[in-house]
RNA sequence: AGGGGAGUAGCUCAGUUGGUAGAGUAGUGGUCUCCAAAACCAUUGGUCGCAGGUUCGAGUCCUGUCUCCCCUG
Repeated sequence: AGGGGAGUAGCUCAGUUGGUAGAGUAGUGGUCUCCAAAACCAUUGGUCGCAGGUUCGAGUCCUGUCUCCCCUG
C1' cells in the first nucleotide's frame, strides 16, 4: 500500500427483505430471610464508532473517515 472482518446499554452479544432498538448479565427498588447470599418480581440505562448521502422512513443501503483483528505484498 491492497483485501477481508468487527464496532449496538457498564460488560458479553442479538437485531430476518429498510418500517417505533432487544436479550443475558450488571445497577436500583421490592418479596423472601434473624442477617446475608441464592431465587423471584419490578425498574433505570442507547446520538447504533464518527461525518455525510439515498429514502416518506436507515442499526440495516451508498461514500468518506477513526480504532482493533486477520490476510497479501

Background
A computed fold for a 73-nucleotide RNA from a bacterium, annotated as transfer RNA. Model confidence (mean pLDDT): 84 of 100.